[in-house]
């Protein structure tokens, strides 16, 4: 400290998301040791059983037992000791412990007060110091004893008895109360103190020891001492009660709360102020600085994180509160309103003789229930603390120990050395080899930890005691011997291969992996990272500056209130003084201990512990400082603000009133057939006279030109004159006032439209609504029509993209240029020029993420306000509140997504724009589609009709040619080293062949005959063939979306990119854009760019002219022969092969910038690329092609190989692409003349002759070809004949004879003769191709090929028309605009309905909690009044007896549970129903994104 994730890709904005640490945790995989800590976070649920609080005989009294002694009546008595058990008494039981339910509180925290010698409401038992005292009496009662009730818990009656229990009297140095006096102080109330006088309150005694006195005279006992106790008063200490300041959650969708309420008297009550109580009186008291209500929750030292401020958080220790089965209530006592105490209700559980009783583990174990989870019914009081006791001691689930648990932290250990160019096994693999890995074996040690065995502690003090524990520790012994796992390896994030799976299984913390080559799933092997652990998962902080105090924002990203008025609040010009709250500096107290920090000690060491010291950022007190803020006073003034004087300017507001121009409608008047209206048209008007025009009149509304990014006005807004009434600004001036200011929560006040009451008004205009149109459909966009309304008054709504999407004041920061309104200089001037206010625009700085803003700031400060913190759900529910209503303010949560957004780039697109180009359109020729035919495709049928191409760019395509072959396909029969090869191992033999039969459809199978190789004397050896086996084979099987390679296509379009420089955060940009020009990023100028590749172009071939050379097979002008062809000849000319000339805007003229270049010319065979080829940039289409080849991978292996016959690829109701023939007279048919190229030809091409109507058939000359041959070229000419007609047009189909290839022409060839003579008379919407030797037409070759074009491919031959022109289509380049697209318009996307499903609201209700009011009830209890019944101490009395006093009992106030009524609050659950999120392929339609095809929002 960062990181990942919106995008094609940037930059920002902005959530998720991870890496960190930490825990009282749980899981899940694994587990050796020890130390030291933790261990019910859930049910304050409910609990069996144990223990957890008792002790005191030195307070008393009784005395079981048991002993010893006497006496004897030998089983009893008395004496003594022992002293169990219970019981009075005292003391403690309010401590120790546990828990966090309620508690948001003076409840806890800090810091004071209430005690000091004084100052203002207190207790304090044991303790300790210090006075003073402890005299004298009296009645009980418990235990016992007996009777008696009760199942039981438990009681009653009678009798006796003691005390340190109880009760009286006595006496008071202190104490307390009433009066009175002085002092001292004071908040004036009182308070301390002294002092007098009157009244009032105490006590208990045990114990040991002693014998001077004094009594009995043993020795005791009174005495006397000693300790212990008791009573009192002062005071100490510790503990505790109260008060009061400040801290101390979250909700305003909780705004008003209060009747004992606030207060005051008087009274009571308490240790003790106080409305704590009470009776009267006032009428107050708290709240926006959040009362009241609600939800939540112990609070704090601290821990946890964090630099740090802060954030969570309150386990274990510690301080404090608070509770003890719920809820009430006291009693005792110093202390309780009391966990192991009472009394009452109540739930619940247990006992019960059914009458009634018992209980409360939030002690310490432990059960059961809940939960993901949390231990032993354990050992001792040895220590340290506690309670009784004089003590000795008891007593202690406090506590000290051990037991369980990796739950945390911390230390250790499973071994150390050496050990191979490196076993084995696994794993990869390019098969070399690489890795595990010095890792193990081996070989040389060690022996911590663990085991055995001996020893054996301190913890104890001062003697007795040691739970723990034979621990810890030391000693020896043996042996590497007994000890390693869990995570992860796509990025983030350290670590990578293989195989398995194939959108399956599964992963997954964010982004995302898996649809056959997964470093992302499973598994293996290697790595990686921790280590007795190691992952998940949960919380918390950090990252998160992502609530911004430190430390963020608000034009467009979430975000400025719609505009003002002003109230609380905040913040506030200048000068002196004084103050001193803030402020700031010094002391002081406190800030508990533990914790942290830093030093230094103690357990080997660390945790973990002792001791010292810091810190504790707070609060109090005391004192200085006096700048600054606040305070308190005086002042100042063109310095804020105001007032007052003078100006000019205004669509500011409100009322009145008034004009003219338009539309409309009425009326008359000319007029005649139509007018409106649109894209076109229709609905409507109009011959009952309309539009059209004149004339007059009605009536509403709005004010044209002036009108201007010009004016006012806060904002919405404000527009014809004119007149009253009224605002504010603005300039001058500098007279007055003296900070009187800025902003502003709450409140008030205005607020475009629309819209809503009520009454007018209503011309135009126009929601609804009708009609006509458009349309698939139009509840729309256009058209005719029209009503609310637009308008007025009044009165309400109160919201807009109310926008500058930009709060308001002020101040401070370079210009330019323009307007609008004033002043003030200045000029001849309506001119210039300063300056102020205001409105624009352009820009610098700076600021911004950029756009952009930039003296009207989005710059740089100040101050106040409002508002934002991820998208969607939603500005939606609910509540509230306004509102007539519509609706508006205010405003969420579940769920749910990893994004949503802002600018700004490159690109695609556009039913945007601009400029260019092409047979793109247009101008023109000719065809497709109509028809039979061929032929491909589909589909469809079959056993199969093999398989591939599918928009242009599949469909006469692969296939340059399926009868058998091909052949990949079907049916059948065959064969398994296999039809064809290699390599090993074995066996056989020469193999190989030749040739016959048999079976069959062939393949194949048997089977007979024949021959036989080389070297070596042999043995065997070679070379080969078979035959067996085995590794290989084979496969047109799958993937073309795993590939190579070739190929299409955009397109022969102009384009595509680098380097470096610049510019930008940046993606990019710039070059490459611009002016011009070209077919062309062609080429020029210009330019923050200069250059340069890969394309264009050139080079290459052919074709067009000329030279030159060559001169047979070719030519033939001239010579000879010859009929002719041709020879000789010839080297001219054609031609034929080779080299080579020529075009370059070169050259003239215009136009252009003097450029590039264009237009003309002119020379030339050819003119501006001369015509055609060949070439195909970076890249697009996962285009085609695994069936040409080649290849990963996967499947097959007696089959998906492979031979073989037959069959099919040729089927046929259709459709659809290519074609060919026609449909005729620019032709058909006969006849007869002429003129090519460019090819091919020995498994060939065939000439003459000769036979045939024909195809052919025979022949076989010649030709390996410029020599022979195919081969006749056709259209064309010429002549004839048809004569418009389904024909002498067409020529399908069909019969019958034939021919030719072929082993074979049945399915399934081609060609001929004769006969037959279909559709078909120019072809619908539509669509094609061509721009010159082109389209049209004519015939001719050639590949392939045995045979089998109407294809394909070439080759000549005749040989046109047009193009004005770029407005449309459609394809493309260039610039530039918008974009919500980037899989890129075949793109994105909305809404509604169907389905699923999720969570939310409503809803007749239902059910439950909690809580308010009023009634009611009223246990148990204090406190009260009565007390006739009762009754032991005191007091009267001689005694009955009374008296004081006490007590049952009743009444009362008061009050818990419980009822009854009605009301709030929350939850939960409801038929039904509303929207709302989610959901690969569902229905309708296309609303938005482009001008989105009616701009688009609000």
């Nucleotide at each position: 400290a960062g990181a990942g994730u919106u995008u094609g890709a940037u930059c920002c904005u902005g959530g998720c998301u991870c890496a960190g640490a930490a825990c009282g945790a749980a899981c899940g995989c694994u587990g050796g040791c020890g130390g030291c800590g933790u261990g019910c976070u859930u049910a304050a649920c409910a609990c069996a059983u144990g223990c957890a609080a008792g002790u005191c005989g030195a307070a008393c009294g009784u005395g079981a037992u048991u002993c010893a002694g006497a006496g004897c009546u030998u089983g009893c008595u008395c004496u003594g000791a022992u002293g169990a058990a219970a019981g009075u008494g005292g003391c403690g039981c309010a401590c120790g412990g546990g828990u966090g339910a309620g508690u948001a509180a003076c409840g806890c925290g800090u810091g004071g007060a209430u005690a000091g010698g004084a100052u203002a409401a207190c207790c304090u038992g044991c303790c300790c110091u210090g006075g003073u005292a402890u005299c004298u009496g009296g009645g009980a009662u418990a235990a016992c004893a007996u009777c008696u009730c009760g199942a039981a818990a438990g009681g009653g009656g009678u009798g006796c008895u003691a005390a340190u229990a109880c009760c009286g009297g006595a006496u008071a140095a202190g104490c307390c109360u009433c009066c009175g006096g002085g002092a001292u102080c004071u908040u004036c109330g009182g308070a301390u103190u002294c002092u007098g006088c009157a009244g009032g309150a105490a006590a208990a005694g045990a114990a040991g020891g002693c014998c001077u006195c004094u009594a009995u005279u043993u020795a005791u006992a009174a005495g006397c001492u000693u300790u212990c106790g008791u009573a009192u008063c002062a005071g100490g200490a510790u503990g505790g009660g109260u008060c009061c300041g400040c801290g101390u959650a979250c909700c305003a969708u909780u705004a008003g709360c209060u009747a004992g309420u606030u207060g005051g008297u008087g009274g009571g009550g308490u240790a003790a102020u106080g409305g704590c109580c009470u009776a009267c009186c006032a009428a107050g008291g708290c709240g926006a600085c959040g009362a009241u209500g609600g939800u939540u929750a112990g609070c704090u030292g601290g821990u946890c994180u964090g630099a740090g401020a802060g954030g969570a958080u309150g386990a274990u220790c510690a301080g404090c509160c608070a509770c003890a089965c719920u809820g009430g209530a006291a009693c005792u006592g110093a202390g309780a309103c009391a966990c192991g105490g009472u009394c009452c209700a109540g739930a619940c559980u247990c006992c019960u003789a059914c009458g009634g009783g018992a209980g409360g583990c939030a002690g310490c174990a432990g059960u059961g229930g809940g939960g993901a989870a949390u231990u032993u019914u354990g050992c001792g009081c040895a220590a340290u603390g506690g309670g009784g006791g004089a003590a000795a001691c008891c007593c202690u689930g406090a506590c000290g120990c051990a037991g369980c648990a990796a739950c945390g932290c911390c230390g250790c250990g499973u071994g150390a050395g050496u050990g191979a160019u490196g076993a084995a096994g696994c794993c990869c693999c390019u098969c070399g080899g690489g890795g595990u890995g010095u890792a193990a074996a081996g070989c040389u040690c060690u022996u911590u930890c663990g085991g055995c065995a001996g020893g054996g502690a301190c913890g104890a003090a001062u003697a007795c005691u040691g739970a723990c524990g034979g621990u810890a520790c030391c000693u020896g012994c043996a042996g590497a011997a007994g000890c390693a796992g869990c995570u992860g390896c796509g990025g983030c994030u350290a670590a990578c291969u293989a195989c398995g799976u194939g959108c399956c299984a599964g992963c997954a913390g964010c982004c995302g992996c898996g649809g056959u080559a997964a470093u992302a799933c499973g598994u293996a092997g290697g790595c990686a990272g921790c280590g007795a652990g190691c992952g998940u998962u949960g919380u918390u902080c950090g990252g998160a500056g992502u609530u911004a105090c430190u430390g963020g924002g608000c034009g467009u990203a979430a975000a400025g209130g719609g505009u003002g008025u002003g109230u609380a609040g905040g913040c506030g010009g200048u000068u002196c003084u004084c103050u001193a709250a803030g402020u700031u500096c010094g002391g002081u107290g406190u800030g508990a201990a533990a914790u942290c920090u830093c030093c230094c000690g103690g357990c080997u060491c660390a945790a973990c512990u002792g001791g010292g010291a810091g810190g504790g950022u707070g609060c109090g007190c005391c004192g200085g400082a006096a700048a600054c803020u606040g305070g308190a006073a005086a002042g100042c003034u063109u310095c804020g603000a105001g007032u007052g004087c003078g100006g000019g300017a205004u669509g500011g507001g409100a009322g009145a009133g008034u004009g003219g121009a338009a539309u409309u409608c009425c009326u008359g008047g000319u007029g005649u057939a139509g007018c409106g209206g649109u894209g076109a048209a229709a609905u409507g008007c109009g011959u009952a006279g309309a539009u059209a025009u004149c004339a007059g009149g009605a009536g509403g509304a709005a004010c044209a030109c002036c009108u201007g990014u010009g004016g006012u006005g806060u904002a919405g807004a404000c527009g014809g004159c004119u007149c009253u009434c009224u605002g504010g600004a603005c300039c001058g001036u500098a007279a007055c006032u003296g900070a009187c200011g800025c902003u502003g929560a709450a409140a008030c006040a205005c607020g475009a439209a629309a819209g809503c009451g009520u009454g007018g008004g209503u011309a135009g205009c126009a929601a609804a609504c009708a009609g006509g149109a458009u349309u698939a459909g139009a509840u729309a966009c256009c058209c005719u029509g029209g009503u609310a309304g637009u308008c007025c008054a009044c009165g309400c709504c109160c919201u807009a993209a109310a926008c500058g999407a930009u709060g308001c004041a002020c101040a401070u920061u370079u210009g330019g240029u323009g307007u609008a309104g004033g002043u003030c200089a200045u000029u001849c001037a309506u001119u210039u020029g300063a300056u102020c206010u205001g409105u624009g625009c352009c820009g610098g700085a700076g600021c911004u993420a950029a756009c952009g803003c930039g003296u009207u700031a989005a710059a740089u400060g100040u101050g106040c306000c409002g508002c934002c913190u991820g998208g969607g759900g939603a500005g939606u529910a609910c509540g509230g509140u306004c509102g007539c209503a519509a609706g508006g303010c205010u405003g969420a949560a579940a769920c749910u997504c990893a994004a949503a957004g802002g600018a700004a780039u490159u690109g695609a697109c556009g039913g945007g724009g601009g400029c260019c180009c092409g047979c793109a359109c247009a101008a023109g020729c000719g065809g497709u589609g109509g028809a039979g035919c061929a032929u491909g495709u589909g589909g469809u049928u079959c056993a199969a009709u093999u398989c591939g191409a599918c928009g242009c760019a599949a469909c006469g395509c692969g296939a340059a040619g399926a009868a058998c072959c091909u052949u990949a396909c079907c049916u059948g029969g065959g064969c398994u080293c296999g039809a064809a090869c290699g390599g090993c191992u074995u066996c056989c033999c020469a193999a190989c062949g030749g040739u016959c039969g048999u079976g069959g459809a062939a393949a194949c199978a048997c089977g007979g005959c024949u021959a036989u190789c080389c070297c070596g004397c042999a043995a065997g050896g070679g070379a080969g063939u078979g035959a067996a086996g085995u590794c290989g084979a084979g496969g047109u099987g799958c993937u073309g979306c795993a590939u190579g390679g070739c190929u299409g296509u955009c397109g022969u379009c102009a384009g595509c990119u680098c380097g470096u420089g610049u510019c930008g955060u940046g993606a990019g940009a710039u070059g490459u854009u611009g002016g011009g020009u070209u077919a062309a990023g062609u080429c020029c100028c210009g330019c923050a760019a200069c250059g340069a590749g890969c394309g264009c172009a050139a080079c290459c071939c052919u074709u067009g002219u000329c030279c030159u050379g060559u001169g047979u097979u070719g030519c033939c002008a001239u010579g000879c022969c010859g009929a002719a062809a041709g020879g000789c000849g010839g080297a001219a000319c054609u031609c034929u092969c080779a080299g080579g000339a020529g075009a370059c805007c070169g050259c003239c003229a215009g136009c252009g910038a003097u450029a590039a270049g264009c237009u003309g010319g002119a020379g030339g065979a050819a003119g501006g690329u001369g015509g055609g080829g060949a070439u195909g940039a970076c890249g697009u289409c996962a285009a085609g092609u695994c069936c040409u080849c080649a290849u990963g991978g996967c499947c097959u292996u007696u089959a998906u190989g492979u031979c073989c016959a037959g069959g099919g690829c040729u089927a046929c109701a259709c459709a659809c692409g290519u074609g060919c023939u026609a449909c005729a007279a620019u032709g058909g048919c006969c006849g007869g003349u002429a003129c090519a190229a460019a090819g091919c030809g020995u498994u060939c091409c065939c000439a003459a002759g000769u036979c045939g109507c024909g195809a052919g058939a025979u022949g076989g000359a010649g030709g390996c070809a410029a020599u022979c041959g195919c081969a006749a070229a056709a259209a064309a000419c010429c002549g004839g004949u048809c004569c418009c007609a389904g024909u002498u047009c067409g020529g399908a189909u069909u019969g019958c004879a034939g021919g030719c290839u072929g082993c074979a022409a049945c399915c399934c060839g081609c060609c001929u003769g004769c006969a037959u003579g279909a559709a078909g008379c120019c072809g619908g919407a539509a669509u094609c191709g061509c721009u010159a030797g082109u389209a049209a037409u004519g015939g001719c070759g050639u590949a392939u090929c045995a045979g089998a074009a109407c294809g394909a491919u070439g080759c000549c031959g005749u040989g046109a028309a047009u193009a004005c022109g770029u407005u449309c289509c459609c394809g493309g380049g260039c610039c530039u605009u918008g974009u919500a697209c980037a899989c890129a318009c075949c793109g994105c996307c909305c809404g509604u309905c169907a389905c699923a499903u999720c969570a939310c609201g409503a809803a007749a209700g239902u059910g439950g909690a909690u809580u308010g009011u009023a009634c009611u009830a009223g246990a148990a209890g204090u406190c009260u009044g009565c007390a006739g019944g009762c009754c032991g101490a005191c007091c009267c009395g001689c005694a009955a007896g009374g008296g004081g006093g006490g007590c049952a009992g009743c009444g009362g106030c008061c009050c818990a549970a419980g009822g009854u009524a009605u009301g709030a609050u929350c939850c939960a659950u409801g038929a039904u129903u509303g929207g709302g999120g989610u959901g690969a392929a569902g229905u309708c339609g296309u609303a938005a994104c482009a001008a989105g095809g009616u701009a688009a929002c609000c």